[in-house]
Formats: sequence, structure tokens, C1' cells
RNA sequence: CGGUACAGCCGUGCUAUCGGCUUUCCGGUAACGGAAGGCAGGAAAGUCCGGACAGCACAGGGCAACGCACCACCUAACGGGUGGGUGCUCCGCGAAAGCGGGGUAACAGACAGUGCCACAGAAAAUAACCGCCCCGGUAUCCGGGGUAAGGGUGAAAAUGUGGGGUAAAAGCCCACGGCAGUAGCAGGUAACUGUUAUUGCGGGUAAACCUUGCGUGCUGAAAUGCCAUGUAUACGGUCGUUUGAGGGCUGCCCGUCCGAUGACCGAGGGUAGGCAGAUACAGGCGUUCCAGUGAUGGGCGCCGCAGAUAAAUGAUAGCAGUUCCGGUGCAAACCGGGAUACAGAAUCCGGCUUAUACGCUGUACCGGGUG
RNA sequence: UGGCUGGUAGCUUAACCGGAUAAAGCUCCAUACUACGAAUAUGGAAGAUGCGGGUUCGAAUCCCGCCCAGCCAU
Repeated sequence: CGGUACAGCCGUGCUAUCGGCUUUCCGGUAACGGAAGGCAGGAAAGUCCGGACAGCACAGGGCAACGCACCACCUAACGGGUGGGUGCUCCGCGAAAGCGGGGUAACAGACAGUGCCACAGAAAAUAACCGCCCCGGUAUCCGGGGUAAGGGUGAAAAUGUGGGGUAAAAGCCCACGGCAGUAGCAGGUAACUGUUAUUGCGGGUAAACCUUGCGUGCUGAAAUGCCAUGUAUACGGUCGUUUGAGGGCUGCCCGUCCGAUGACCGAGGGUAGGCAGAUACAGGCGUUCCAGUGAUGGGCGCCGCAGAUAAAUGAUAGCAGUUCCGGUGCAAACCGGGAUACAGAAUCCGGCUUAUACGCUGUACCGGGUG
Repeated sequence: UGGCUGGUAGCUUAACCGGAUAAAGCUCCAUACUACGAAUAUGGAAGAUGCGGGUUCGAAUCCCGCCCAGCCAU
């Protein structure tokens, strides 16, 4: 210098013509016309979490079900974020011990219980195939017993090394280690770390059932409140009217409440328009202000920034911007040709995840050149 | 807008509380039969777990994130 991958940032401007939605004002009976202002995003997406808000009787109890899982903090809340602890891993320095930096983890429990661990292997969890040792016999062999040091199988084989000990062996015993539990002390808000004493050591799997702790009432803007329009208190069937059908928006039970102009099913009739919810709030932007390591919170200043309802926010042309390729040129520069993405609000908000061209920044790797 | 279910050869289905070469039928190819074809018989071949990651010794199966398809509610 170039390329690739990943992470983050940004994600164009102006003019003209033709259109669209909306707010205010003016004109108009109205349709509509005119003026001024505003008109998508970092993800508006997926609908994966959490809330606001609304209704269910302001909502009872139990079981079941579901979710989460190291600690502290942030936050309206969260499965999100920040900081820390521990484990694993990478890089650099170093002889090593270790030190420094980065990344990452569904990181409670396998010492509550149950299940499973194919093939191979003697054995997959209360281990004797070969080997080693002892005893007996009809003795190159057979039978009984002991032994987890050695071999072999496997993803995984029963705490490592050394010594004692033994017929041969073994945490059987001892020393130094490793891991785990309990108790004390010191540091820390805590997770945890260090240390002392003591007890124990027979695997893995909980993204198998499960246990422990914590949490969750259910339904979702097609919620919900209201206005208007229209109609059939008709017909058939079942159940029921205080001995209670059925319902009260959760899978079951209990409790409680409503309940007769009743409930459900069938087959029909009618309407299918509008307003609110719905855009002033966990609002946006800025800040060399304050607190905090930080997420974040507070202060100050400015602003009002889509509200459509089948869905407007657009199309075309030109110029400029960024950048790539080719040509001319010593260079500056000029000429010609390309590239400029992903995608589009639908009650709102905070996150997560995914998509994203050109360009910029950073990290890692690869290649080339020069010193 | 909200909720639910599913994705396995070209097609239709198995295997789905994990176990190693993912099974079967139809399809396809060849041969026989036939004048030829179909059917039939025999033999043979090819072909799949939507994509990415994780847990595990081991994943079609379990978990997470995407993609695609279908269904329900007015």
C1' cells in the first nucleotide's frame, strides 16, 4: 500500500415540473380553491422480551402451568444494559512462577431422588477379561478366593506423586498436592478471595425428568367508551325458572357474585358508517454544567417534529457531493463511463435480534513493496 | 393487529421423551415377456432432515436466532 472478515459510525444536498396527506387562516351554501407550516427509520422489519394504557367484580385461596437463575447497580419494567467475581480461551513480556491486556460463558443444584450413557469393552457405577498372588486337585491344566499397581476398550474406567505396608495389592497408613463440604478469622455492600482447623473423595448428563429460590391473574387497540343507521321480542330444537340452566374473558377445584322479557344450538333478517382511544410525552435536539468507574440520573437552553384508515410522505429531469475505472497531463486538474444500499409508520414507548450499498474509523488475518 | 402449527429423497409418508450406514412405497434405469407399448417379473442406481449457531461423547430429534409455508380470531 492492497485484499478479506468482524465491530462501530454515517446512511447525501439543491433546483425545476407534475402530484399526495395533514394543521391553521382566508374565500365559498357546498364541492372546492388560495396562502403559510409540517410530512418515515436506524432499523419504521421480525413480533422475540418488557411496560404504558384499557377491559374483565380494583381482581379471593389452592393445585397445575410458564418464565428466570454468579453478585451489585441502572431502569417505569425487562430475559435488556453497566460494573465486578469465577471458569475457559487468545495475545504480549518473562527461564519459570507470574504480570498486563483482550474475548467469551443458558455461570443455582449430579452430596435429595429417578432415568439414560449406542458400538466397543470383563465391567458404564455397589467393576475381575488378561495379568499378579494364595489355597486345593487327577498339576504346561482345572476349580475356589484375594487384588483396581500394569495391559487392552471407550467420549468417559474409580484422587496425583513418593514412601511404608502386603502372599500380591489397595487412601489400607503416612508426607506433599488436587477437588468438595462444614466451622472460624481477615478483606469486600455482595458474588468471591486469602488463611486456619476438620471431614470426605465411586464418572458424565439437569438445552432428561426433577429439586431449590424468585416471579407471573387473564385478555389485547379487531382492547375499550360513545354516536348514527338498520332489524325479527318472528321460526325449529335442548336445558332451566330458587330443588338454579348458564355466565362473570385462566387448564382444574374451592369460595364468591350475577341470573329468568333466561341460556345454548340450528336456520335466518339487518347493519357493516363515524367520533374518541390516537399523538405533549418514561417527547426530541444541544450542552467543554453537576453526580457517578460506567449504564444512568439531575440541571440549563431551544423546539413542537407524520397522524393517514386501504392507507399520503412520491415520480421525472438537471446540477452538486462521495467514490471506483479508463484516458490526457510532471502535477494541480480536465474529459468519458459506472456505483450510491436495506427497507417503508398503522395505539405508544424501552430493549433484543435480523437486513443494510458507497464511504469513514478500529481490530484480526493474508499478500506485496521500501528501509 | 394478535395467536397457533409445520418444514425429512422428485411426490406421499416413517423414524421425533438423543444412539451412529435416516427406512418404505410411488418415481427412474436396465433386462425378460410383446410385432410395439402398457401391465407384470427380476435386478440395479440415484436422491433428503429449510439455514446458522449452541448443549452433548453423539442432534432429524433438545435449546436459541433467522427463512419459508399454512391455519385461526373481526
Molecule: RNase P RNA; transfer RNA
Organism: Chitinophaga cymbidii